[in-house]
Context: one part of a larger RNA
RNA sequence: GAACGAACGCUGGCGGCAUGCCUAACACAUGCAAGUCGAACGCUAAGCUACCUUCGGGUAGUGGACAGUGGCGCACGGGUGAGUAACGCGUGGGGACCUACCUUUUAGUACGGAAUAACCGUUGGAAACGGCGGCUAAUACCGUAUACGCCCCUUUUAUUGAUUUAGGGGGGGGAAAGAUUUAUCGCUAAGAGAUGGACCCGCGUUGGAUUAGAUAGUUGGUGAGGUAAUGGCUCACCAAGUCUGCGAUCCAUAGCUGGUUUGAGAAGAUGACCAGCCACAUUGGGACUGAGACACGGCCCAGACUCCUACGGGAGGCAGCAGUGGGGAAUAUUGCACAAUGGGCGCAAGCCUGAUGCAGCAAUGCCGCGUGAGUGAAGACGGCCUUAGGGUUGUAAAACUCUUUCGCUAGGGAAGAUAAUGACUGUACCUAGUAAAGAAGUCCCGGCUAACUCCGUGCCAGCAGCCGCGGUAAUACGGAGGGGACUAGCGUUGUUC
Numbered sequence: 001g002a003a004c005g006a007a008c009g010c011u012g013g014c015g016g017c018a019u020g021c022c023u024a025a026c027a028c029a030u031g032c033a034a035g036u037c038g039a040a041c042g043c044u045a046a047g048c049u050a051c052c053u054u055c056g057g058g059u060a061g062u063g064g065a066c067a068g069u070g071g072c073g074c075a076c077g078g079g080u081g082a083g084u085a086a087c088g089c090g091u092g093g094g095g096a097c098c099u100a101c102c103u104u105u106u107a108g109u110a111c112g113g114a115a116u117a118a119c120c121g122u123u124g125g126a127a128a129c130g131g132c133g134g135c136u137a138a139u140a141c142c143g144u145a146u147a148c149g150c151c152c153c154u155u156u157u158a159u160u161g162a163u164u165u166a167g168g169g170g171g172g173g174g175a176a177a178g179a180u181u182u183a184u185c186g187c188u189a190a191g192a193g194a195u196g197g198a199c200c201c202g203c204g205u206u207g208g209a210u211u212a213g214a215u216a217g218u219u220g221g222u223g224a225g226g227u228a229a230u231g232g233c234u235c236a237c238c239a240a241g242u243c244u245g246c247g248a249u250c251c252a253u254a255g256c257u258g259g260u261u262u263g264a265g266a267a268g269a270u271g272a273c274c275a276g277c278c279a280c281a282u283u284g285g286g287a288c289u290g291a292g293a294c295a296c297g298g299c300c301c302a303g304a305c306u307c308c309u310a311c312g313g314g315a316g317g318c319a320g321c322a323g324u325g326g327g328g329a330a331u332a333u334u335g336c337a338c339a340a341u342g343g344g345c346g347c348a349a350g351c352c353u354g355a356u357g358c359a360g361c362a363a364u365g366c367c368g369c370g371u372g373a374g375u376g377a378a379g380a381c382g383g384c385c386u387u388a389g390g391g392u393u394g395u396a397a398a399a400c401u402c403u404u405u406c407g408c409u410a411g412g413g414a415a416g417a418u419a420a421u422g423a424c425u426g427u428a429c430c431u432a433g434u435a436a437a438g439a440a441g442u443c444c445c446g447g448c449u450a451a452c453u454c455c456g457u458g459c460c461a462g463c464a465g466c467c468g469c470g471g472u473a474a475u476a477c478g479g480a481g482g483g484g485a486c487u488a489g490c491g492u493u494g495u496u497c
Stems, first nucleotide, its partner, number of pairs: 001497004006493005013369006019362002021327001026325003030322003035072003040069002047062006079280003088205007097197002102193008110144004119134006150173009178185003206252003213243003218240008255277004259270004282303005305316004333359001335358003341355001342353004372402004382393004406438001407434006416424001441486005446467003452481005462469002
């Protein structure tokens, strides 16, 4: 000098755009953050209409709430950086794999069955939540048929390093679901694509040797199991290997990258915001469902903690958005809206969406603007200094003339939306009016370093980044006048280069 997710002191007019718990991955009151589909299904409250009525109500139609079965979604989006020195990340490759929804191609969508929730009855419990009996539907579940191609076994021909690939024959196995407004949406099998993902390898990726040896599923083989798939991934048997001074093992520290920052560069430091990847979701472990999870707002077990309890037993997880306590030098609203962009479900209308779009708070940062402009010497008053003549503050003020940015008041008023739909918002912007009117501070002045005098103090009080000032004439302390620098900021502290 530059930089900052900064903090502190003094000061503070406006706007735009950004940014805002770096500390306790500490604990959390309250509300919201993932639902949706009646064009899969049965049942059905209120309301309305009609009929009957013993005037209590009943029946039928319409209607469609709350629940329930079923489907899809909940594995995305959002948060955090605890762990991790690792194929975690970055980069470049590889073959033994999976992929819902989407696109495309081919073929099919036949015949049956048994249940079960809701509901009704009864019953247990303080509650959470159940038990038993009975009834019922489906795109829920099951069986049968058919299926070239698909899967398994086998045979043969060609091919290959290889049952590697392709073709032919034989045997065995495996599918489906309907709905409606009649035009669609679905369902099943198989192939291809796209997208997403899993796995393996080369190279790169912090410090410590006051860590030198480490390792028995350890290293390899055979066989089997397991997986979507390769593989000690797991197991049985066999062999005795494997890594290491080019740093194994151990310890400490740390999410990685694109980037950011400093620097002429080399390089150093760093990894907030934004974007990609990874890991985690009170701590530890486990699987279930599913195309996909070993699943933040799912389940089970164990631990700690908090809450309810009738003491028998139950409930919970903000590192989602707000918000609270605590910690801290320190970091915001328990806001508005789905109008836009995107996501889930749905044929759609639409519903949901603290993603997102906006608003609020904060000079936290960057950028822009303003706090007036011109004329004005009796060089006024006052202040300060003085050699007492004067000098300086100083064209500065007053005064006169002018302007109105920003602000304020009033009127008009968008774009963002495509036919409709605007949270922002009567916002941006435009016009008129108003009156110089409402708007300047901070640090410094011994040298480095731009800027000097007086008074007070008297090695005291104090200053200080370094050198150093202060013991009676202090340009260095404190005040004043004057001056210098930057400016809605200025200075200090911290950190990096």